[in-house]
Molecule: c-di-AMP riboswitch aptamer (ydaO/yuaA leader)
Organism: uncultured Armatimonadetes bacterium
RNA sequence: ACAAAUCAGUUGCCGAGUCCCGGGUCCCGGGAGCGGGGGAACCACAUUCUGGGGUGAAUCGCGGGUGACGACGCCCGCGUAGGGAAGCUUCCUUCCCGAACCCGUCAGCUAACCUCGCAGGCAGGGCAGGAGCGAACGC
Repeated sequence: ACAAAUCAGUUGCCGAGUCCCGGGUCCCGGGAGCGGGGGAACCACAUUCUGGGGUGAAUCGCGGGUGACGACGCCCGCGUAGGGAAGCUUCCUUCCCGAACCCGUCAGCUAACCUCGCAGGCAGGGCAGGAGCGAACGC
């Protein structure tokens, strides 16, 4: 000097995953807000081992390999429905994601009603850019 790691603060990103109150205070209880599931009539579907279903953007296809008689699963590559990138929307462009998990034979929609969650993981960011439309706060 450079790089990496760790701690704190700060500015942000994906996501529902934030804020407040009380108490016997690292645990418990409650409220607001946001998000999810179950659940009538009517309507819809009738299709149940090729099981079915849920959260999520994360589906589907082609080629190769593999466990396998097969169904089916897994791995690799190339695409793809869909999704993300500093208030919001639209257009163009650019860079990315396109996973994972859960229920357990069972669930269409669904008012009342019942019930659950409020995690986790990242970035240095004037470094996504342009056009447009706005908001909040202060004076």